């Protein structure tokens, strides 16, 4: 650093340092931050990929938490790109409303999909 495969709306902070930026990147939004950001350390927690045990023919499944790793503001903070839906508009019939080849560069709305990223796990 490449590749597979599994997960990403749940959950879980204090200190010490530091001294101004963080939230991955590009652009917008929005937050967070001198009542101390990013980074480091040193204890605490969550969670259960790796991992114990049970049980199964395998898949799996249930408990557990010693150890490697992760995380411990907002959904991976939110859109961007594609499909459908609603809702708005609009345009036809008509004058009640029904329908339209999304019509439409809709500052709009939905726990669908992609790409991106991020963590394990293995493989190289």
């Nucleotide at each position: 650093a490449u590749g597979u495969u599994a997960u990403c709306a749940a959950g879980a902070a204090a200190g010490g340092u530091g001294g101004a930026g963080g939230g991955a990147u590009u652009a917008g939004a929005c937050c967070c931050g001198u009542u101390g950001a990013a980074g480091c350390c040193u204890u605490a927690g969550c969670a259960a990929c790796c991992c114990u045990u049970u049980a199964u023919u395998a898949g799996u499944a249930a408990a557990g938490a010693a150890g490697g790793u992760g995380c411990u503001a907002a959904a991976u903070u939110c859109u961007a790109c594609c499909c459908a839906g609603u809702c708005u508009c609009g345009a036809a019939c008509a004058a009640g409303g029904u329908u339209c080849a999304g019509g439409a560069u809709g500052u709009a709305u939905u726990u669908g999909g992609a790409u991106a990223g991020a963590u394990a796990a293995c493989a190289c």
This is a predicted structure of a 124-nucleotide RNA (SAM riboswitch aptamer (S box leader)) from Flavobacteriaceae bacterium MAR_2010_72. NCBI's taxonomy places the organism under Bacteria, Pseudomonadati, Bacteroidota, Flavobacteriia, Flavobacteriaceae. It was read from a public genome assembly, where an Rfam model found it. The prediction has a mean pLDDT of 79.